[in-house]
Context: one part of a larger RNA
RNA sequence: GGUACAUGGGGGAUGUCUAGGUAUCGAGAGGCGACGAAGGACGUGGAAGGCUGCGAUAAGCCCGGGGCAAGAGCCAAACAUCUGUUAAUCCCGGGAUUUCCGAAUGGGGUAACCUGUCAGGCCGGCGCAAGCUGUGCCUUUCGUCAACGGCUGAAUUCAUAGGCCGUUGAAGCUAACGCAGAGAAUUGAAACAUCUUAGUACCUGCAGGAAAGAAAAUCAACCGAGACUCCGUCAGUAGCGGCGAGCGAAAGCGGACAAGCCCAAACCGGCGUGCUUGCAUGCCGGGGUUGCGGGCACCAAUACUAGAGUUACAAAGAAGCAUAUUAUAGGAACGAUCUGGAAAGUUCGACCAUAGAUGGUGAAAGUCCUGUACUUUACAAUAUAGCUUUCUCUUUUGGUGUACCAGAGUAGCACGAGACUCGUGGAACCUCGUGUGAAGCUGGGGGGCCCACCCUCCAAGGCUAAGUACUCCUCGAUAACCGAUAGUGCAAAGUAGCGUAAGCGAACGAUGAAAAGCACCCCUUUUAGGGGAGUUAAAAGUACCUGAAACCAUGUACCU
Numbered sequence: 001g002g003u004a005c006a007u008g009g010g011g012g013a014u015g016u017c018u019a020g021g022u023a024u025c026g027a028g029a030g031g032c033g034a035c036g037a038a039g040g041a042c043g044u045g046g047a048a049g050g051c052u053g054c055g056a057u058a059a060g061c062c063c064g065g066g067g068c069a070a071g072a073g074c075c076a077a078a079c080a081u082c083u084g085u086u087a088a089u090c091c092c093g094g095g096a097u098u099u100c101c102g103a104a105u106g107g108g109g110u111a112a113c114c115u116g117u118c119a120g121g122c123c124g125g126c127g128c129a130a131g132c133u134g135u136g137c138c139u140u141u142c143g144u145c146a147a148c149g150g151c152u153g154a155a156u157u158c159a160u161a162g163g164c165c166g167u168u169g170a171a172g173c174u175a176a177c178g179c180a181g182a183g184a185a186u187u188g189a190a191a192c193a194u195c196u197u198a199g200u201a202c203c204u205g206c207a208g209g210a211a212a213g214a215a216a217a218u219c220a221a222c223c224g225a226g227a228c229u230c231c232g233u234c235a236g237u238a239g240c241g242g243c244g245a246g247c248g249a250a251a252g253c254g255g256a257c258a259a260g261c262c263c264a265a266a267c268c269g270g271c272g273u274g275c276u277u278g279c280a281u282g283c284c285g286g287g288g289u290u291g292c293g294g295g296c297a298c299c300a301a302u303a304c305u306a307g308a309g310u311u312a313c314a315a316a317g318a319a320g321c322a323u324a325u326u327a328u329a330g331g332a333a334c335g336a337u338c339u340g341g342a343a344a345g346u347u348c349g350a351c352c353a354u355a356g357a358u359g360g361u362g363a364a365a366g367u368c369c370u371g372u373a374c375u376u377u378a379c380a381a382u383a384u385a386g387c388u389u390u391c392u393c394u395u396u397u398g399g400u401g402u403a404c405c406a407g408a409g410u411a412g413c414a415c416g417a418g419a420c421u422c423g424u425g426g427a428a429c430c431u432c433g434u435g436u437g438a439a440g441c442u443g444g445g446g447g448g449c450c451c452a453c454c455c456u457c458c459a460a461g462g463c464u465a466a467g468u469a470c471u472c473c474u475c476g477a478u479a480a481c482c483g484a485u486a487g488u489g490c491a492a493a494g495u496a497g498c499g500u501a502a503g504c505g506a507a508c509g510a511u512g513a514a515a516a517g518c519a520c521c522c523c524u525u526u527u528a529g530g531g532g533a534g535u536u537a538a539a540a541g542u543a544c545c546u547g548a549a550a551c552c553a554u555g556u557a558c559c560u
C1' cells in the first nucleotide's frame, strides 16, 4: 500500500406516506368600475416579524337569521387583560365606516406626494351686538369628451363661430372563447422565386354570456328540397397545384335543435313647409310585406269569438305563488374473549341497512366520532324560458277587372384585386377599389365562358331564441393520473436571489399514538458533546421514520 470481514462516521438513495398538484365530467356564474374598480402604498393587535383580515369606527361597528359553550384568526406555546347563557366567538344575508395612490377626474407630479379654489362648519383674534377676520383645522365643490336642452353672442343686419349653464352617458380593468381591421418569418418544397408555413403568430378596434349567422335574387336537376348554426358521413372523393411540395370542397344522407317576423313603397286620413296656386316636399296615423304578391274598383261568402304577449314578431310593467342558490337541522345498528403499548385484528355471539361513500380514532370499525342514504330549514338577498292575477295587443277568405307599387349611382360592363377546391385558367358565382352605368313584372338574378329552351328564385332595408365555442372564477364528482429531482415554476413563491431594464427565477415535506421534547447526578477544552438516571412499545432525542452507494476512520486476519 492492498484485499476481506466487523464496527462506526458521512450521505440522503430506497420503501411507505400526503398537506400539494394534473386531467376530465356535471352544475353554477359569466363580469367589476366616477355610488371611484382591478391592483397597490401606508397603517391597524396589550406586546407584533411575516401571512390573513380590516381602514383613523382599522383581526373590527350596527341590524336580521342560524347556532351553542366556550372565545379573543394562522405561523405560535406561554403571559397579561378582557368577552360570553341579558347567547359571545363562529356561519349566512343586509347595512355603516372604508386613509393615500391608481381610469384618477381642481392644478401639478419622480404613483402612494406637493399645492389651490367656491360654499359650509370648528377653533383663535377683534367687536356691546350685528358681524368682521385668520399664518389654522374639517367636510364638500371645481377634469375631459359626447349627446340632448337652454341662456348668451363677434367679425357681419339676420345668423353662424365662440362663451356659459343644466341633464344624461362614456372612460379603466379582465383567463379563454367571438367578429372585424391590419398582417410576418423560421419552416416544407430535401436549393429557391410561384407555392407552403398561413390568413397562423403578433398588433389594433369592438363586444357578448356567448359571439357570428339566419328566414333564399339558395340549392337541385326535369325528381325535388325548403332560414341559420353545430356534429357524423359524403371524402382525402370532385377538384386545385413550379400538376412539385402540398392544398382540398359541396350537394345529398344521418343526427342535435327548431321559430319565424318587421319595415320602405302604392292607396287613405291628419298636421305642416315652400312657392310660380296646383305642384313639390316633411312629419304622424292607417294600410302593406309577397314570387299563384300587394294597392285600388266591383262582386260573393263567412266570424263576433278566438288567440297572442315583453328573447324577435308592439310595449311599460306590477303583485302573488312555486322552484333554486346563499347559513342549517334530524338521521339506524355491538358487546365480550385473546394477543398487544394501544384493537378497529383474532375467536364467540348479536344488530342496522333507501345508510357496507369517505375521512378519523394508539394496527385493518356498516353499528366509536365525522358522516352517508333519505328527509328538512330562510328574517333577508338574488335568479327563473314555471304558474296565477292584473295589464297590453290582434282580428276572415275567394273571384273578376285595373296596370298604381314592390329598396339606383344599385345591378351590369371595363380595368385592378381579394375570396371560393379553383395559383388567370374556357372561369362562372361572391366581395371590394377606380371609371362607366340599366330595366321597371310584357321586369330582374341564377343554373361554371357564351347562346337557346327549360327549371328555379326576387338583390340593392331591418330584427330573431335554441342547438355551438370557452373557463379568470364557485360548488360537487371521478381517475389502470403524480407522489417531493415526480406532480404546477411554487406541498406555496412569483418568495430568496440575479439583471440598469424588459425580464429571469430556485431550494427546503415526515420525532412520537401522545411532548410524555430527557427532572436530577457526573465528565469536559463548558450555550457543544458525552456517561448515568428517567420517559416511551421503541430513543424514534427537535442535525429526529426507513437510512442504500460514493467517501472517511478504527479493529482483526491475510498478501506484497
Base pairs, nucleotide, nucleotide: 001559002558003557004556005555006554007553008552009551015545016510017509020482021481022479023478024477025476026475027474028473029471030470031173032172039101040100041099042055043054044053046079049075050074051073061095062094063093064092065091066090070083071082072081106115107114108113116142119139120138121137122136123134124133125132126131144170145169146168147167148166149165150164151163152162177208178206179205180204181203188195192242218225219224229256230255231254232253233252239247240246260463261462262461263407267286268285269284270283271282272281273280274279275278291441293405294404295402296401297400298399299398300397301396306394307393308392309391317390318389319388320387321386322384323383324382325381326380329375330374334349335348336347338345350367351366352356359369360368412436413435414434415433416432417431418430422448443458444457445456446455447454497504498503517544520532521531522530523529

A computed fold for a 560-nucleotide part of an RNA from Limihaloglobus sulfuriphilus, annotated as large-subunit ribosomal RNA, domain I. Its mean pLDDT, the model's own confidence on a scale to 100, is 82. It matches the Rfam family "Bacterial large subunit ribosomal RNA". RNAcentral holds the full RNA, with entries from ENA and SILVA. NCBI's taxonomy places the organism under Bacteria, Pseudomonadati, Planctomycetota, Phycisphaerae, Limihaloglobus.